Context: one part of a larger RNA
Molecule: large-subunit ribosomal RNA, domain IV
Organism: Candidatus Omnitrophota bacterium
RNA sequence: UCCUCGCUAAGGAACUAGGCAAAAUAGCCCCGUACCUUCGGUAGAAGGGGUGCCUGAGUAGGCUGAACGUCAAGGGAGGCCGAAAAGGUCGCAGUGAAAUGGGCCAGCCGACUGUUUAACAAAAACACAGCUCUCUGCGAAGUCGACAAGACGAUGUAUAGGGAGUGACACGUGCCCGGUGCCGGAAGGUCAAGCGGAGAUGUUAUCCUUACCGCAAGGUUUGGAGAAGCGUCGAAGUUAAGCCCCGGUAAACGGCGGCCGUAACUAUAACGGUCCUAAGGUAGCGAAAUUCCUUGUCGGGUAAGUUCCGACCUGCACGAAUCGUGUAACGAGUUGGCCGCUGUCUCAGCGAGGAGCUCG
Repeated sequence: UCCUCGCUAAGGAACUAGGCAAAAUAGCCCCGUACCUUCGGUAGAAGGGGUGCCUGAGUAGGCUGAACGUCAAGGGAGGCCGAAAAGGUCGCAGUGAAAUGGGCCAGCCGACUGUUUAACAAAAACACAGCUCUCUGCGAAGUCGACAAGACGAUGUAUAGGGAGUGACACGUGCCCGGUGCCGGAAGGUCAAGCGGAGAUGUUAUCCUUACCGCAAGGUUUGGAGAAGCGUCGAAGUUAAGCCCCGGUAAACGGCGGCCGUAACUAUAACGGUCCUAAGGUAGCGAAAUUCCUUGUCGGGUAAGUUCCGACCUGCACGAAUCGUGUAACGAGUUGGCCGCUGUCUCAGCGAGGAGCUCG
RNA backbone atom coordinates (compact mmCIF):
# COMPACT_ATOMS: atom_id res chain seq x y z
C1' U A 1 0.00 0.00 0.00
C1' C A 2 -4.05 -3.55 -1.08
C1' C A 3 -8.24 -6.95 0.57
C1' U A 4 -12.15 -8.17 4.32
C1' C A 5 -14.01 -6.33 8.87
C1' G A 6 -14.74 -3.17 13.75
C1' C A 7 -14.88 1.77 16.15
C1' U A 8 -14.72 7.20 15.88
C1' A A 9 -14.85 13.96 18.47
C1' A A 10 -17.80 17.97 16.06
C1' G A 11 -20.70 18.39 11.72
C1' G A 12 -24.49 15.29 8.94
C1' A A 13 -24.87 14.43 1.87
C1' A A 14 -21.03 19.68 2.46
C1' C A 15 -19.48 13.50 -1.26
C1' U A 16 -21.12 12.25 -6.00
C1' A A 17 -23.51 11.89 -12.53
C1' G A 18 -26.62 9.88 -8.64
C1' G A 19 -26.97 8.95 -0.88
C1' C A 20 -23.30 4.48 -5.01
C1' A A 21 -21.74 2.11 -0.58
C1' A A 22 -22.52 2.05 4.43
C1' A A 23 -25.50 3.33 8.47
C1' A A 24 -30.31 3.27 10.14
C1' U A 25 -35.22 0.44 10.50
C1' A A 26 -36.55 -4.53 12.20
C1' G A 27 -39.82 -9.80 15.91
C1' C A 28 -44.34 -9.85 18.91
C1' C A 29 -48.42 -7.14 21.81
C1' C A 30 -51.29 -2.55 22.46
C1' C A 31 -52.80 2.40 20.87
C1' G A 32 -53.26 5.03 16.49
C1' U A 33 -53.39 5.78 11.16
C1' A A 34 -54.09 10.93 6.10
C1' C A 35 -54.75 12.16 0.85
C1' C A 36 -56.77 9.34 -2.78
C1' U A 37 -59.87 5.16 -4.19
C1' U A 38 -62.11 0.89 -9.06
C1' C A 39 -64.66 0.91 -1.78
C1' G A 40 -61.14 -4.28 -2.45
C1' G A 41 -57.46 -1.07 -1.02
C1' U A 42 -53.94 2.69 0.35
C1' A A 43 -51.98 0.18 5.47
C1' G A 44 -47.15 -2.90 8.76
C1' A A 45 -49.50 4.00 6.11
C1' A A 46 -47.43 7.66 9.20
C1' G A 47 -46.63 8.13 14.49
C1' G A 48 -46.37 6.39 19.63
C1' G A 49 -45.99 2.85 24.02
C1' G A 50 -44.65 -1.98 25.93
C1' U A 51 -41.13 -6.30 26.01
C1' G A 52 -36.37 -9.98 31.24
C1' C A 53 -37.19 -12.68 35.85
C1' C A 54 -40.41 -13.74 40.53
C1' U A 55 -45.38 -13.50 42.91
C1' G A 56 -50.20 -13.09 41.15
C1' A A 57 -51.13 -18.32 38.56
C1' G A 58 -51.31 -23.14 35.90
C1' U A 59 -55.48 -18.77 38.70
C1' A A 60 -59.37 -15.85 35.50
C1' G A 61 -60.74 -17.40 30.83
C1' G A 62 -61.09 -20.63 26.30
C1' C A 63 -61.47 -25.63 23.95
C1' U A 64 -62.61 -30.66 24.84
C1' G A 65 -65.57 -33.71 27.53
C1' A A 66 -65.61 -39.39 31.28
C1' A A 67 -69.00 -41.10 35.02
C1' C A 68 -74.15 -39.92 36.12
C1' G A 69 -78.93 -38.66 33.97
C1' U A 70 -86.77 -40.85 32.35
C1' C A 71 -79.73 -41.06 28.07
C1' A A 72 -83.11 -35.53 27.07
C1' A A 73 -82.16 -30.98 29.31
C1' G A 74 -78.29 -31.25 32.17
C1' G A 75 -73.89 -32.68 34.42
C1' G A 76 -69.11 -31.78 35.04
C1' A A 77 -64.12 -35.69 36.52
C1' G A 78 -60.01 -35.48 33.62
C1' G A 79 -57.14 -33.52 29.52
C1' C A 80 -55.23 -29.42 26.23
C1' C A 81 -54.36 -24.13 25.90
C1' G A 82 -53.71 -20.07 28.94
C1' A A 83 -53.81 -14.17 30.40
C1' A A 84 -54.21 -9.24 32.92
C1' A A 85 -54.30 -5.64 36.86
C1' A A 86 -51.23 -5.18 40.94
C1' G A 87 -46.71 -5.95 43.59
C1' G A 88 -41.54 -7.36 43.84
C1' U A 89 -36.58 -7.72 41.66
C1' C A 90 -31.56 -7.41 38.55
C1' G A 91 -28.49 -5.11 34.75
C1' C A 92 -25.81 0.39 31.02
C1' A A 93 -28.91 -2.41 28.05
C1' G A 94 -34.80 -7.61 28.50
C1' U A 95 -37.21 -9.20 20.10
C1' G A 96 -30.08 -8.40 25.71
C1' A A 97 -27.05 -13.28 20.60
C1' A A 98 -28.53 -14.66 15.45
C1' A A 99 -32.23 -13.99 12.04
C1' U A 100 -35.48 -9.85 11.35
C1' G A 101 -39.36 -3.54 6.84
C1' G A 102 -36.13 2.78 6.74
C1' G A 103 -40.22 6.12 5.93
C1' C A 104 -42.86 10.17 3.38
C1' C A 105 -44.33 13.73 -0.77
C1' A A 106 -44.83 14.77 -6.10
C1' G A 107 -44.15 13.60 -11.46
C1' C A 108 -43.27 10.11 -16.03
C1' C A 109 -43.98 5.24 -18.25
C1' G A 110 -46.36 0.56 -18.17
C1' A A 111 -52.91 -1.01 -15.63
C1' C A 112 -51.89 -5.39 -12.66
C1' U A 113 -49.25 -11.18 -11.31
C1' G A 114 -46.11 -12.70 -15.16
C1' U A 115 -41.94 -13.01 -19.64
C1' U A 116 -37.00 -11.61 -21.80
C1' U A 117 -31.21 -10.71 -24.31
C1' A A 118 -28.03 -18.84 -20.67
C1' A A 119 -22.42 -15.48 -20.11
C1' C A 120 -22.36 -6.74 -20.21
C1' A A 121 -29.37 -4.63 -21.03
C1' A A 122 -35.11 -7.11 -16.48
C1' A A 123 -36.93 -2.27 -18.81
C1' A A 124 -40.97 2.26 -20.40
C1' A A 125 -39.43 -3.85 -24.23
C1' C A 126 -42.72 -8.88 -24.73
C1' A A 127 -47.06 -11.05 -22.84
C1' C A 128 -51.70 -10.14 -20.68
C1' A A 129 -57.41 -10.24 -19.66
C1' G A 130 -60.56 -6.61 -22.41
C1' C A 131 -61.75 -3.95 -27.34
C1' U A 132 -62.02 -3.84 -32.78
C1' C A 133 -61.40 -5.38 -37.83
C1' U A 134 -61.04 -9.51 -41.06
C1' C A 135 -61.19 -14.68 -42.93
C1' U A 136 -63.72 -19.48 -42.27
C1' G A 137 -70.55 -23.16 -43.39
C1' C A 138 -66.99 -28.05 -42.39
C1' G A 139 -63.11 -32.89 -46.55
C1' A A 140 -63.86 -25.04 -42.91
C1' A A 141 -60.28 -21.26 -43.21
C1' G A 142 -55.22 -21.73 -41.76
C1' U A 143 -50.78 -25.00 -41.08
C1' C A 144 -47.17 -29.36 -41.98
C1' G A 145 -46.27 -32.50 -46.08
C1' A A 146 -43.46 -34.32 -52.86
C1' C A 147 -49.05 -29.92 -56.17
C1' A A 148 -49.29 -36.86 -52.45
C1' A A 149 -51.30 -39.95 -48.85
C1' G A 150 -51.98 -38.44 -44.24
C1' A A 151 -52.05 -35.25 -39.97
C1' C A 152 -52.98 -30.79 -36.89
C1' G A 153 -57.15 -27.43 -36.63
C1' A A 154 -61.00 -30.85 -33.73
C1' U A 155 -63.51 -36.15 -31.92
C1' G A 156 -64.24 -28.62 -32.26
C1' U A 157 -68.82 -26.13 -35.81
C1' A A 158 -69.43 -18.86 -36.13
C1' U A 159 -70.88 -17.76 -28.02
C1' A A 160 -66.19 -21.96 -32.81
C1' G A 161 -61.38 -21.71 -35.17
C1' G A 162 -57.39 -18.79 -37.95
C1' G A 163 -55.00 -13.86 -38.99
C1' A A 164 -54.07 -8.57 -37.82
C1' G A 165 -54.04 -4.29 -34.66
C1' U A 166 -54.86 -2.22 -29.83
C1' G A 167 -53.75 -3.43 -24.72
C1' A A 168 -57.23 -3.37 -17.29
C1' C A 169 -60.74 0.38 -16.14
C1' A A 170 -63.21 5.49 -17.15
C1' C A 171 -64.47 9.23 -20.89
C1' G A 172 -63.69 9.35 -25.97
C1' U A 173 -61.99 7.80 -30.84
C1' G A 174 -63.15 13.81 -35.49
C1' C A 175 -62.32 14.96 -41.29
C1' C A 176 -60.22 12.63 -46.05
C1' C A 177 -61.58 6.81 -50.47
C1' G A 178 -57.47 11.35 -54.73
C1' G A 179 -52.92 7.38 -54.33
C1' U A 180 -51.94 2.04 -52.55
C1' G A 181 -54.49 -2.32 -50.73
C1' C A 182 -58.94 -5.11 -50.11
C1' C A 183 -64.28 -6.09 -51.40
C1' G A 184 -68.23 -5.74 -55.08
C1' G A 185 -69.68 -4.80 -60.35
C1' A A 186 -70.06 -5.94 -65.18
C1' A A 187 -71.61 -2.36 -70.37
C1' G A 188 -67.29 -0.80 -73.01
C1' G A 189 -61.54 -0.76 -74.05
C1' U A 190 -57.18 -3.95 -73.83
C1' C A 191 -55.74 -8.96 -73.69
C1' A A 192 -52.71 -15.47 -73.82
C1' A A 193 -52.83 -20.27 -75.51
C1' G A 194 -56.52 -22.46 -78.42
C1' C A 195 -60.07 -22.32 -82.55
C1' G A 196 -60.13 -20.03 -87.35
C1' G A 197 -58.13 -19.75 -92.06
C1' A A 198 -58.31 -14.90 -96.40
C1' G A 199 -53.83 -15.15 -98.58
C1' A A 200 -48.53 -16.00 -99.46
C1' U A 201 -44.73 -19.49 -100.25
C1' G A 202 -41.26 -24.32 -100.79
C1' U A 203 -41.24 -28.79 -103.53
C1' U A 204 -42.69 -30.85 -108.89
C1' A A 205 -45.82 -34.94 -112.30
C1' U A 206 -46.35 -32.38 -116.78
C1' C A 207 -45.73 -28.61 -120.61
C1' C A 208 -43.03 -24.70 -123.38
C1' U A 209 -38.03 -23.19 -124.46
C1' U A 210 -31.99 -22.49 -125.23
C1' A A 211 -27.60 -25.15 -126.41
C1' C A 212 -24.92 -29.77 -127.41
C1' C A 213 -24.62 -35.13 -128.94
C1' G A 214 -27.24 -38.50 -132.28
C1' C A 215 -29.56 -40.71 -139.07
C1' A A 216 -33.57 -41.41 -135.68
C1' A A 217 -35.72 -42.80 -131.07
C1' G A 218 -33.77 -40.28 -127.29
C1' G A 219 -30.10 -38.28 -123.74
C1' U A 220 -27.68 -34.09 -121.34
C1' U A 221 -28.34 -28.86 -120.58
C1' U A 222 -30.43 -23.18 -120.22
C1' G A 223 -34.66 -20.24 -119.01
C1' G A 224 -39.90 -20.27 -117.81
C1' A A 225 -45.07 -21.88 -116.61
C1' G A 226 -46.96 -25.25 -113.13
C1' A A 227 -52.25 -29.01 -110.72
C1' A A 228 -52.80 -32.38 -106.76
C1' G A 229 -50.23 -34.04 -102.57
C1' C A 230 -46.81 -33.05 -98.62
C1' G A 231 -44.78 -28.85 -95.96
C1' U A 232 -43.84 -23.50 -94.21
C1' C A 233 -45.68 -18.57 -93.04
C1' G A 234 -50.22 -16.44 -91.98
C1' A A 235 -54.78 -11.62 -91.96
C1' A A 236 -59.93 -11.01 -90.49
C1' G A 237 -62.97 -13.34 -86.95
C1' U A 238 -63.72 -15.92 -81.95
C1' U A 239 -61.97 -16.07 -76.67
C1' A A 240 -61.16 -16.25 -69.73
C1' A A 241 -59.03 -14.02 -65.66
C1' G A 242 -56.33 -9.69 -65.11
C1' C A 243 -55.63 -4.48 -66.15
C1' C A 244 -58.29 0.08 -67.71
C1' C A 245 -63.20 1.35 -66.03
C1' C A 246 -67.66 2.06 -62.17
C1' G A 247 -68.74 1.85 -56.94
C1' G A 248 -67.65 0.69 -51.61
C1' U A 249 -64.11 0.47 -47.58
C1' A A 250 -59.57 4.12 -42.83
C1' A A 251 -59.95 0.13 -35.10
C1' A A 252 -57.16 -1.11 -44.14
C1' C A 253 -51.57 1.23 -45.71
C1' G A 254 -51.92 6.11 -45.02
C1' G A 255 -53.04 11.76 -45.19
C1' C A 256 -55.15 15.77 -42.27
C1' G A 257 -52.47 23.67 -46.22
C1' G A 258 -50.65 28.81 -47.80
C1' C A 259 -50.90 34.17 -48.47
C1' C A 260 -53.24 39.10 -47.54
C1' G A 261 -56.43 42.47 -44.93
C1' U A 262 -59.66 43.91 -40.79
C1' A A 263 -62.15 46.35 -34.11
C1' A A 264 -62.33 54.29 -31.65
C1' C A 265 -54.62 53.68 -27.59
C1' U A 266 -51.69 49.74 -28.73
C1' A A 267 -51.82 44.72 -29.40
C1' U A 268 -54.66 40.82 -31.17
C1' A A 269 -58.25 39.27 -34.81
C1' A A 270 -64.47 36.76 -33.65
C1' C A 271 -64.79 38.82 -39.44
C1' G A 272 -63.46 39.23 -44.88
C1' G A 273 -60.64 38.14 -49.50
C1' U A 274 -57.73 34.84 -52.43
C1' C A 275 -54.88 30.32 -54.12
C1' C A 276 -54.43 25.13 -53.70
C1' U A 277 -56.31 20.16 -51.88
C1' A A 278 -58.98 13.80 -51.54
C1' A A 279 -59.51 16.44 -47.05
C1' G A 280 -57.02 20.65 -44.58
C1' G A 281 -55.80 18.39 -37.31
C1' U A 282 -61.90 18.12 -34.22
C1' A A 283 -61.93 16.69 -28.67
C1' G A 284 -58.12 16.37 -25.50
C1' C A 285 -53.08 17.29 -24.29
C1' G A 286 -48.82 20.48 -24.94
C1' A A 287 -41.01 23.56 -23.89
C1' A A 288 -43.79 16.96 -23.20
C1' A A 289 -39.58 9.88 -22.82
C1' U A 290 -41.91 14.73 -28.39
C1' U A 291 -39.46 22.10 -28.00
C1' C A 292 -34.45 23.38 -32.41
C1' C A 293 -34.10 28.55 -30.82
C1' U A 294 -33.99 27.17 -24.89
C1' U A 295 -31.27 27.53 -18.88
C1' G A 296 -38.47 30.05 -23.39
C1' U A 297 -41.64 33.24 -19.78
C1' C A 298 -44.27 33.38 -15.03
C1' G A 299 -45.15 30.95 -10.33
C1' G A 300 -43.40 27.10 -6.45
C1' G A 301 -39.51 24.73 -3.88
C1' U A 302 -33.52 26.39 -2.36
C1' A A 303 -29.53 31.37 0.70
C1' A A 304 -28.39 30.02 -4.37
C1' G A 305 -32.24 25.13 -8.91
C1' U A 306 -29.52 23.95 -17.21
C1' U A 307 -32.88 19.14 -13.19
C1' C A 308 -38.07 18.99 -10.72
C1' C A 309 -43.44 20.58 -9.94
C1' G A 310 -47.67 24.02 -11.54
C1' A A 311 -49.03 27.24 -15.45
C1' C A 312 -48.75 29.85 -20.38
C1' C A 313 -49.02 28.20 -25.91
C1' U A 314 -44.83 30.99 -30.25
C1' G A 315 -46.76 22.45 -31.08
C1' C A 316 -38.73 23.75 -35.37
C1' A A 317 -41.56 18.57 -35.62
C1' C A 318 -48.52 16.18 -30.10
C1' G A 319 -53.17 14.25 -31.46
C1' A A 320 -57.19 10.34 -31.32
C1' A A 321 -56.95 1.59 -31.38
C1' U A 322 -48.68 2.78 -35.49
C1' C A 323 -54.81 4.89 -30.21
C1' G A 324 -56.01 10.49 -27.33
C1' U A 325 -56.69 12.08 -22.28
C1' G A 326 -57.25 10.59 -17.23
C1' U A 327 -56.53 6.87 -13.51
C1' A A 328 -56.79 3.69 -7.58
C1' A A 329 -53.52 -0.47 -7.01
C1' C A 330 -48.86 -2.53 -8.51
C1' G A 331 -42.94 -1.79 -10.06
C1' A A 332 -35.15 -4.83 -7.93
C1' G A 333 -38.40 0.83 -13.70
C1' U A 334 -37.24 6.31 -14.02
C1' U A 335 -37.13 11.85 -12.29
C1' G A 336 -37.29 15.71 -8.35
C1' G A 337 -37.90 16.79 -3.12
C1' C A 338 -38.17 15.84 2.41
C1' C A 339 -37.44 13.24 7.36
C1' G A 340 -34.44 9.67 9.77
C1' C A 341 -29.52 7.79 9.43
C1' U A 342 -24.71 7.58 8.81
C1' G A 343 -16.62 7.83 7.59
C1' U A 344 -20.10 9.37 1.16
C1' C A 345 -17.69 13.81 2.69
C1' U A 346 -15.03 18.18 5.82
C1' C A 347 -10.43 14.79 6.98
C1' A A 348 -8.72 11.67 8.51
C1' G A 349 -7.36 8.48 12.86
C1' C A 350 -7.17 3.88 15.59
C1' G A 351 -7.83 -1.36 15.89
C1' A A 352 -8.45 -6.90 13.92
C1' G A 353 -7.48 -10.74 10.40
C1' G A 354 -5.18 -11.72 5.61
C1' A A 355 -1.91 -10.31 1.22
C1' G A 356 2.27 -7.61 -0.41
C1' C A 357 7.84 -6.54 1.32
C1' U A 358 12.47 -8.41 4.23
C1' C A 359 14.82 -12.56 6.62
C1' G A 360 14.51 -17.73 6.93